[in-house]
RNA sequence: UUUACCAGCUAGGGGUGCCUGCCUAAGCGGGCUGAGAAAAACCCUUCGAACCUGACCCGGUUAAUCCCGGCGUAGGAAAGCUGCCUGAUUCGCUC
Numbered sequence: 001u002u003u004a005c006c007a008g009c010u011a012g013g014g015g016u017g018c019c020u021g022c023c024u025a026a027g028c029g030g031g032c033u034g035a036g037a038a039a040a041a042c043c044c045u046u047c048g049a050a051c052c053u054g055a056c057c058c059g060g061u062u063a064a065u066c067c068c069g070g071c072g073u074a075g076g077a078a079a080g081c082u083g084c085c086u087g088a089u090u091c092g093c094u095c
Base pairs, nucleotide, nucleotide: 001088002087006083007082008081009080010079011045012044013043014042016039017032018031019030020029021028022027051076052075053074057070058069059068060067
C1' cells in the first nucleotide's frame, strides 16, 4: 500500500398466497406453509434462487395453495462507505 471472511451505517430492490367464519361486498377474525402472507416488520443487494419472466407450465401432495420438487449451469434483477482481523507486496534498519 492492498485485502478475503465477519460486523456496522446509509441508500436501494422485493414479496404478501390458499382455505374458512361473521354477512354475499368492504372491513374484522381463524386455520396451513414460510424469514416474511401490510409487518413501521422480514428478506436480498453482483460471491446476487431476495424477487420477476417462462407459467392459467410439468410431476407429486393437500381441505386448498409456489405446499414439495422440476424448470434452473435458462433469461432478467437492486451498492457504497467504515471497522476488524488474516494474508500478499514494496521500502528502510539490524543480524
The RNA shown here (TPP riboswitch aptamer (THI element)) has 95 nucleotides and comes from a Candidatus Muproteobacteria bacterium. The coordinates come from a structure-prediction model, not an experiment, and the mean pLDDT is 77. It was read from a public genome assembly, where an Rfam model found it.